A computed fold for a 74-nucleotide RNA from a Chloroflexota bacterium, annotated as transfer RNA. Taxonomically the source falls in Chloroflexota (Bacteria, Bacillati). Model confidence (mean pLDDT): 80 of 100. Its Rfam family is "tRNA". Rfam classes the family as a transfer RNA. Rfam 15.1 lists 5,335,975 matches to the family in 14,413 species.
RNA sequence: GGAGGUGUGGUGUAGUCGGUUAACACGCGGCCCUGUCAAGGCCGAGAGCGCGGGUUCGAGCCCCGUCACUUCCG
Numbered sequence: 001g002g003a004g005g006u007g008u009g010g011u012g013u014a015g016u017c018g019g020u021u022a023a024c025a026c027g028c029g030g031c032c033c034u035g036u037c038a039a040g041g042c043c044g045a046g047a048g049c050g051c052g053g054g055u056u057c058g059a060g061c062c063c064c065g066u067c068a069c070u071u072c073c074g
Stems, first nucleotide, its partner, number of pairs: 001073007010026004019057001028044005050066005
């Protein structure tokens, strides 16, 4: 230099053929339970999807550019 993959709450992931208010586990906070802690139960907060554009009535998803990590080729 060329080609591909990945990027979504604090962490690890899901998200189908573009369509409701982006889901799950762990973690975090509150409450219940317990003599206390842990475990268990209930409730809650927390991300608008790496960044910038575009297409569309509508984009995490499609298109273009770009950044980071990574794989292959040279």